[in-house]
The RNA shown here (transfer RNA) has 72 nucleotides and comes from a bacterium.
RNAcentral holds the sequence, with entries from ENA.
The coordinates come from a structure-prediction model, not an experiment, and the mean pLDDT is 83.
RNA sequence: GCCCGUGUAGCUCAGAGGCAGAGCAGCGCAUUCGUAAUGCGAAGGUCGUCGGUUCAACUCCGACCAUGGGCU
Numbered sequence: 001g002c003c004c005g006u007g008u009a010g011c012u013c014a015g016a017g018g019c020a021g022a023g024c025a026g027c028g029c030a031u032u033c034g035u036a037a038u039g040c041g042a043a044g045g046u047c048g049u050c051g052g053u054u055c056a057a058c059u060c061c062g063a064c065c066a067u068g069g070g071c072u
Base pairs, nucleotide, nucleotide: 001071002070003069004068005067006066007065010024011023012022013021018055027041028040029039030038048064049063050062051061052060
């Protein structure tokens, strides 16, 4: 230098055009003499950035950034 993958909650990952989800962690409550475990509840996201397409974009297209891999 060229090619490919990945980027979504604190962490691990789903979701692939029509109002963004789970598990774990954290918080509150219940249970217990108390803790852990368990159960219930509430919260937590500019969906890497900037543009484009569309009535509508996390999703499609382009460029960039970060990261992993391949080739030379």